[in-house]
Model confidence (mean pLDDT): 80 of 100.
SAM riboswitch aptamer (S box leader) from a Tepidanaerobacteraceae bacterium, 116 nucleotides, folded computationally.
It matches the Rfam family "SAM riboswitch aptamer (S box leader)". Gene Ontology term of the family: regulation of gene expression.
It was read from a public genome assembly, where an Rfam model found it.

RNA sequence: CUCUUAUCAAGAGCAGGCUGAGGGACAGGCCCUAUGACGCCCGGCAACCGGCAGCAGAGGAUUUUUGCUGCAGCGGUGCUAAUUCCUGCAGGACUUUAUGUUCUGGCAGAUGAGAG
Repeated sequence: CUCUUAUCAAGAGCAGGCUGAGGGACAGGCCCUAUGACGCCCGGCAACCGGCAGCAGAGGAUUUUUGCUGCAGCGGUGCUAAUUCCUGCAGGACUUUAUGUUCUGGCAGAUGAGAG
């Protein structure tokens, strides 16, 4: 970098430290920001993987493996303004027919796990 798969309406410092101007993927909006952004450290949140327990299935099997549920938060990640901030494409419904509202799906993106 590509592919597969799961999740994305909850949660997490309005006196923590360093730094110092930009940031919210892209575009359009709309926002955050010297009452200090982004980033790093610390703290915190969550629980995807590993861990532990139980149940069920498969295989001939004391063992292996798959799925589900729960526990902890020790290890590997992740996250910690706004629904993935909103919309971006297609279709449905409604109506004041307006470049309107709303619903569903998709695209794109983010993260985990697996494969190349």